[in-house]
């Protein structure tokens, strides 16, 4: 300190369904692991670790032998003993003697190769994981059913004979492997006798629950006289004992029931083979048992353990290295030896394969260690040693030992070092980025000045060994010494999860991706770069395992509406059970003991400098098993109890259930009458019925179904369901009352039974009703709705079927938690009494606290708080489908996956949009009116065509007389030709020059060329010249683009709309998204104003404010006005102007209304309820128009897409459409009245007057005006006369001809006048549009653009109506409220089919 107790401690989430919220639910991620692989990189060392796949075939080479101290036999050699043979020399009588030496054969002895006999060991060590769901394996017990070589201790023995077989030696067979015969021989080889204190075997007895155990006795049965170095080693017997095996049992040990029945040696018995032993382990015989829903047979998978791994833990998942067990050694079979195998490197047999043969036969077994070949994504050296640790065998030396001890491969793991360190700023250079300042990289380098780990060189030099000798590792760790930053960094990430951000290309392509998901010209999401932010000698990616995932939930889920209560009931098993005692102790608690192998893991300490590693100790293995003790609870037994529960006895309510009969309407039909032309049916209609007489309407008969009114969230019943009136039979519940029984109770897998409708069988029935079918309609169709008819059914009897949204989408039971009120059946008090009112007991409702709930809701008849059973669920589709099984007469029902494939599918409630939902309301919305448009001509814009070009945009409403308030050139941006290239135009720089300006020439012009008539300018001088300014030439930097993108932008502007709306802060309510204010009752034009209100206040919208007009007062008057006869002139009442005021506020009266806010009606007033207009447009919505009004990123173009110039085009023309002009005529054309009445505006390059000319347009002239002054400028509708209904005295297009104006120029292509010509067109089809008063309609005038065009805009007055009953309806709007699977919001979202 681990441990125990107590406190601490430990248990982490994200992304994705949605416009946006809570749930529910499935995906995915971020963590650790690993015998791994793979990509891409690689410096060192130490320690492990290295065929998961072919239990596939395997060349080679080793991997089990030893002992001569058990025996014969025995080569080489070597000793002793023998002493042949040969002989140096000397001697001789020449025959021969003597002789060192020289050692042959033979003997005997040490020697001990090679092969046998014989002992022990080859049953250990090693591998390997196919088989095996089994007493294999864990664990725990047992043997009164066992054996055990070698080892240990104690006792007894060790006598006597014998015969053989290898080897060897002859002879022989065969390629060979191997062997055949004859002979000799040895033993610790075999055999025979003796000896037994012991063992067996019969008996007797003794212990004991039991005897196969002890003891006692009778019979059988055993040795190597062995070696020897003389110590001793062997050897037999028997009893012990230690080790090791056998065996036998409790518990425990994967998946499926779409495997439910399985067993004849099968279960048992005595009796027997055999076993080391028990056992149907085998055998005859007997009996019929044995196993199974607590999961047997049967199929699939699989060696089991300690442990590994992950996890707070409980759990899962897993069994490589290293223990322990068990199996197995090509594949299957068997058995010998032997203590021990049914035996990896022994034997036999079959098999299949692979070799050698002389074809006749024969050898083989690497799942030993190396290697090979295959097979795979993938796993190593045919090293080196017995020096150590172990093992055989041996008395020892000693031998053998791919066990082992080391070394080799290989980042395959685990761990520790390393690529240096301090200083260094001008913040070098590159590179990248940029607002063009600058900033990153970056103190990073360079340089300066140290160190020296590692790896290099050189030198020294171990422990590992214990008492001789012996060291593979290995000259290896480890010490010294030297040189020098040298030799030593990379891997994936950078949109969010998730630390980490810019540039280029790229352009729904290439591509990326775990998941959501990014790319379609500005990609932090592909690819490169730069920088970043993490790991690091290794980073990443792929596989799998656990976590996360309370996503099978024991710890820890759920089942109304997300998946998900059986269609009821009865009951079996099992599972749980009321009060009181008393025994027992199965569970439960507690002590003790005994095992829980080492090793791992935790804790404490040592050792390798350190750490991985090792060593040591401690605890601890949560379990099993015996044993002492507790008795509160659960069990169990025994005895009581009455309160669950049941029975009795009284009593009322009911469409509760079968049977058999009765009754009335009413529909159809039949019979007969009356009576005629229809009836029926529908939105409208037709099919059909009907002069053969219906329909209607009387009478009278069949027949069949069904029960009006009472009827009621009323009653019965388990559901299903049940409804005319009586009768029989019968179930149940409930109230009352306490005789009986005494826990007899819940619930309920399987089983039974009952189960709407349809539907099927068999026979009956059949009046309406009424699938199929048939006919009319309807419609594009209409195999439907709508009609006319009609079979099966529907009714009944018996039988089948088994489902339904069989629901309250809510299983049963029991017990407890605030109340309120209605209803049905009963039972009690009070009250004279009936009503009323109190109190209970069972049903059936609604409201509503607490509480639960995602929330809606549930709320005593719970979806609350608790307990028992019991089905059921685990993401959508695929599928309640397929196979299988089973049940049906069929149809069809119950059980009931999977392959795929998505990332969601779902609940429940917000906000909006919407609805051929609902309720108020308004708008020239509709209705009433007044007038056009839609037909005609022509203008005009557009579309389409065509064109070299017909520039461009605008596009339902909210494009189309729109950008354009004015294209003959120009404008112009399009074509076509002909030029320019620093450019038409800006700003820099150098040179140089007078700029400017005429006129000639050539050309279509820009443009060229050439002449110079005129002119010689500003500021400063030190008079030399310097600078501004202009211009020409030249280099480049830049210009320049009506090129592209309105979906990259800014600004502008349309629209819904001048419609009453949008919203905020602070409060409260809701888990929230949101609600509430803003909703409700009034009222308004109005979210205007009152009241009421968990709201209370505030913003931008509304309205006022502002401008014009409508009335009046005062000031001021001229060019204006006039009461002066005109003029001057002179006044300013009045018109007029144009400045300052007044005036209108529901302010005042009545009524209504709530005493409010209003509204209605009045009075005064010019004017009344916003008086009448006008400007002003919330918050957003349309990726609404505008890049050609400007302004802009990005992208393009740069002798052109820039720029100039000349024609030419926007004006084309079969045609369609819009807007508009004239008409179509009498409310009208023409004449005339030359002359009745206005606003308002414009003029100097301009308005332009009298006067003349000309029919006119127009000309000529130039009076007066910068205009209250003069000019444009005549106002027209009016008025009077004609015309008499007609293509005209309408209308006026197109033509012709002749003229005028403007302008360089009227051809393309411009306006106007004269004469002439004189089309369509007689009020306009579906269809549409403006308008509610000074509007509409109808008349002229004037103004911008403009050199010249106006039917178009923009403005100005004259004259001047009809109608509005109302909101049903079409259209667009505003508030509520309701539904929804919409939210890109109904032009939505979805299903089918085709492709």
């Nucleotide at each position: 300190a681990a441990u125990u107790c107590g406190c601490c401690c430990u248990u982490a989430g994200a992304g994705u369904u949605u416009g946006a919220u809570c749930c529910u639910g499935g995906c995915u991620c971020a963590g650790g692991a690993c015998g791994a692989a793979c990509g891409c990189u690689g410096g060192c060392g130490g320690c492990g670790u290295g065929c998961u796949u072919a239990a596939c075939a395997c060349a080679u080479g080793c991997a089990a032998g030893u002992c001569g101290a058990a025996c014969g036999a025995g080569a080489a050699u070597c000793u002793a003993c023998g002493g042949a043979u040969c002989g140096a020399g000397g001697a001789u009588u020449c025959g021969u003697c003597c002789a060192a030496g020289u050692g042959a054969a033979g003997u005997a002895g040490a020697g001990g190769a090679c092969a046998g006999u014989g002992g022990c060991g080859g049953a250990c060590g090693g591998g390997u994981g196919a088989g095996u769901a089994a007493c294999g394996c864990g664990u725990g017990a047992g043997g009164a059913a066992u054996c055990u070589g070698c080892c240990c201790u104690a006792g007894a023995g060790c006598g006597g004979g014998g015969g053989a077989c290898a080897a060897c030696a002859g002879c022989u067979g065969g390629a060979a492997a191997c062997g055949g015969u004859u002979g000799c021989u040895a033993a610790u080889a075999c055999c025979c006798c003796a000896u037994a204190u012991g063992a067996g075997c019969g008996u007797a007895u003794c212990u004991g629950a039991a005897a196969u155990g002890g003891u006692a006795u009778u019979c059988u049965u055993g040795a190597a006289a062995a070696c020897u170095c003389c110590g001793g080693u062997g050897c037999u017997c028997u009893a012990g004992g230690a080790u090791g095996a056998g065996u036998c049992u409790g518990c425990a040990u994967c998946u499926g029931a779409u495997u439910a029945g399985c067993u004849a040696g099968u279960u048992g018995g005595g009796g027997g083979u055999g076993u080391a032993a028990u056992g149907g382990a085998c055998c005859a015989c007997c009996a019929a048992g044995g196993c199974g829903a607590c999961g047997a047979u049967c199929a699939g998978u699989a060696g089991c353990u300690g442990g590994u791994u992950u996890g707070a833990g409980a759990g899962g998942a897993u069994g490589a290295u290293c223990a322990g067990c068990c199996a197995c050694a090509a594949u299957g079979g068997g058995a010998c030896u032997g203590a021990g195998a049914c035996a990896c490197g022994g034997c036999c047999c079959a098999u299949a394969c692979u070799c050698c043969u002389a074809c006749g036969g024969g050898a083989g077994g690497c799942a030993g260690c190396a290697g090979u070949a295959g097979g795979g994504a993938a796993u190593u050296u045919u090293g080196c040693g017995c020096a150590a640790u172990g093992g055989g065998c041996g008395a020892a030396a000693g031998c053998c030992u791919g066990a082992c001890g080391c070394a080799g491969c290989a980042a395959c793991g685990c761990c520790g070092c390393g690529u240096g360190a301090u200083u260094g700023a001008u913040a070098a250079a590159g590179c990248c980025c940029u607002u063009c300042g600058g900033g990153g990289u970056g103190u990073a380098a360079a340089g300066a000045u140290c160190u020296g780990u590692c790896a290099g060189u050189g030198g020294g030099g171990a422990c590992g060994a214990a008492a001789c000798u012996u060291g593979a590792c290995g000259g290896u760790a480890c010490c010294c010494a030297c040189a020098g930053a040298g030799g030593a960094a990379g891997c994936a990430c950078c949109g969010g999860c998730u630390a980490a951000c810019u540039c280029c290309g790229u352009g729904c392509c290439a591509g990326c991706a775990g998941c959501c998901g990014c790319g379609g010209u500005a990609a932090u999401a592909c690819g490169u770069a730069g920088g970043g932010g993490g790991c690091a000698a290794g980073c990443g990616u792929u596989a799998u395992c656990c976590g996360g995932a309370u996503u099978u939930a024991c710890u820890g889920g759920g089942u109304g509406u997300a998946a998900a209560g059986g269609g009821a009931g009865c009951g079996u098993a099992g599972a749980c059970g009321g009060a009181c005692u008393g025994g027992c102790a199965a569970g439960u608690c507690u002590g003790a003991u005994g095992u829980g192998a080492a090793a791992g893991g935790c804790g404490g300490g040592g050792g390798c400098u350190c750490a991985a590693c090792c060593c040591c100790u401690g605890g601890a293995c949560u379990g099993c098993a015996u044993u002492g003790g507790a008795a509160a609870c659960u069990g169990u037994u025994a005895g009581u109890c009455u309160u669950g529960a049941g029975u009795g006895c009284c009593g009322g309510a009911g469409a509760g259930g079968u049977a058999a009969g009765c009754g009335g309407a009413a529909u159809u039909c039949c019979u007969a009458g009356u009576g005629u032309a229809g009836c029926g049916g529908u939105g409208a209609a037709a099919u059909g019925c009907g002069u053969a007489g219906a329909u209607a309407u009387u009478a009278g008969g069949a027949g069949g179904a069904a029960c009006a009114c009472c009827a009621g969230u009323g009653g019965c019943g388990a559901a299903g369901g049940c409804g005319g009136c009586a009768u029989a039979c019968u179930g149940g519940a409930c109230g009352g009352u306490a005789a009986c029984u005494g826990a007899c109770g819940u619930u309920g897998a399987g089983g039974c039974u009952c189960g709407a409708a349809a539907g099927c069988g068999u026979g009956g029935g059949g009046a309406g009703c009424a699938a199929a079918c048939a006919g009319g309609a309807u419609u594009a169709g209409a195999u439907a709705c709508c009609c006319u008819g009609g079979u099966a059914g529907u009714c009944c009897a018996c039988g089948c079927c088994g489902u339904a949204a069989a629901c309250g989408a809510u299983g049963a039971a029991u017990a407890c938690u605030a109340g309120g009120u209605g209803u049905g059946c009963g039972g009690g008090g009070a009250c004279u009494g009936a009503c009323c009112c109190c109190c209970u007991g069972c049903g059936u409702g609604c409201c509503g606290c607490a509480g639960u709930u995602a929330a809606c809701a549930c709320a005593a008849u719970a979806a609350g708080u608790a307990u028992u059973c019991c089905a059921c669920c685990u993401g959508g589709g695929g599928a309640g489908u397929a196979c299988g099984a089973u049940c049906g007469c069929a149809a069809g029902g119950u059980u009931g996956a999977a392959a795929c494939u998505c990332a969601a599918a779902g609940g429940a409630a917000u906000u909006g949009a919407c609805g051929g939902g609902g309720g108020c309301c308004c708008g020239c919305a509709c209705a009433a009116g007044c007038g056009g448009u839609g037909g005609a001509u022509u203008a005009u814009g557009u579309g389409g065509u065509u064109u070299a070009a017909u520039u461009c945009g605008a596009a339902g409403c909210a494009a189309c007389g729109c950008g354009a308030a004015g294209a003959a050139c120009c404008u112009u941006a399009c074509c076509a030709g002909g030029g320019c290239u620093u450019g038409a135009c800006a700003u820099c720089c150098u040179a140089c020059u007078a700029a400017c300006g005429a006129g000639a020439u050539a050309g279509a012009g820009a443009u060229a060329u050439g002449u110079u008539a005129g002119g010689u300018g500003c500021c400063c001088u030190u008079c030399g010249g310097g600078g501004a300014a202009a211009g020409u030439a030249g280099a480049g930097a830049c210009a320049g683009g009506u090129g592209g993108u309105g979906c990259a932008u800014g600004g502008u502007u349309g629209u819904c709309g001048u419609c009453a709306g949008c919203u905020c802060g602070u409060g409260u309510c809701g888990u929230g998204a949101g609600a509430u204010g803003u909703u409700g009752g009034g009222u308004u034009a109005a979210g205007u104003c009152c009241c009421g209100c968990a709201a209370c206040g505030a913003g931008c919208g509304c309205a006022a404010c502002c401008c014009c007009u409508a009335u009046u007062g005062u000031u001021a008057g001229u060019u204006g006005c006039u009461a002066c006869g005109c003029a001057a002139g002179a006044g300013c009442a009045c018109u007029c102007u144009a400045g300052c005021g007044a005036g209108a506020c529901u302010g005042c009266c009545g009524u209504u209304g709530a005493c409010a806010a209003a509204a209605c009606g009045g009075a005064g007033g010019a004017a009344g309820g916003u008086g009448g207009g006008g400007a002003c447009g919330a918050c957003g919505u349309c990726a609404a128009a505008u890049c050609a009004u400007c302004a802009u990123g990005c992208c393009c173009c740069u002798u052109a897409u820039g720029u100039c110039c000349u024609g030419g085009g926007c004006u084309a023309c079969a045609c369609a459409c819009g807007u508009a002009a004239u008409a179509c005529a009498a409310u009208g054309g023409c004449g005339g009245u030359c002359a009745a009445c206005a606003g308002a505006g414009g003029g100097a390059u301009g308005c332009g007057a009298u006067a003349c000319c000309g029919c006119a347009a127009g000309g000529u002239g130039g009076a007066g005006c910068g205009a209250a002054c003069c000019c444009c400028u005549a106002a027209a509708a009016g008025c009077c006369g004609u015309c008499c209904c007609a293509g005209u005295u309408c209308a006026g297009a197109u033509u012709g001809u002749g003229g005028g104006c403007u302008g360089c120029a009227a051809c393309c292509c411009g306006c106007c006048c004269a004469c002439a010509u004189g089309a369509a067109g007689u009020c306009g089809g579906a269809a549409u549009c403006g308008c509610u008063a000074g509007u509409a309609a109808u008349c002229g005038c004037a103004g911008a653009u403009c050199a010249g065009c106006a039917u178009g805009c923009u403005g100005c007055g004259g004259u001047g109506a009809a109608u509005a009953c109302g909101u049903u309806c079409c259209c667009g709007g505003g508030c509520c409220u309701u539904g929804c699977a919409c939210u890109c919001a109904c032009c939505g979202c979805c299903c089918g089919u085709c492709a």